[in-house]
RNA sequence: GGGCCUGUAGUCCAACGGCAGAAUACUUCACUUGCACUGAAGAGUUCCGGGUUCAAUUCCCGGCAGGUCCA
Numbered sequence: 001g002g003g004c005c006u007g008u009a010g011u012c013c014a015a016c017g018g019c020a021g022a023a024u025a026c027u028u029c030a031c032u033u034g035c036a037c038u039g040a041a042g043a044g045u046u047c048c049g050g051g052u053u054c055a056a057u058u059c060c061c062g063g064c065a066g067g068u069c070c071a
Base pairs, nucleotide, nucleotide: 001070002069003068004067005066006065007064010024011023013021018054026042027041028040029039030038047063048062049061050060051059
């Protein structure tokens, strides 16, 4: 330098163009003398910029970052 893949919650991972979810972590409450466990409730997110579309995590283009292969 070139090809391919990936980028979503603090972490790890889902999501057929139509309300962005699970596990874990965090907060509150219940349970306990207290802690833990357990149960209930809650907060928290699509790498960046454009385009297509009534509607984009999803499709297209460019950039950035990471991984892998070739040179």
Annotation:
A computed fold for a 71-nucleotide RNA from a Nanobdellota archaeon, annotated as transfer RNA. The prediction has a mean pLDDT of 80.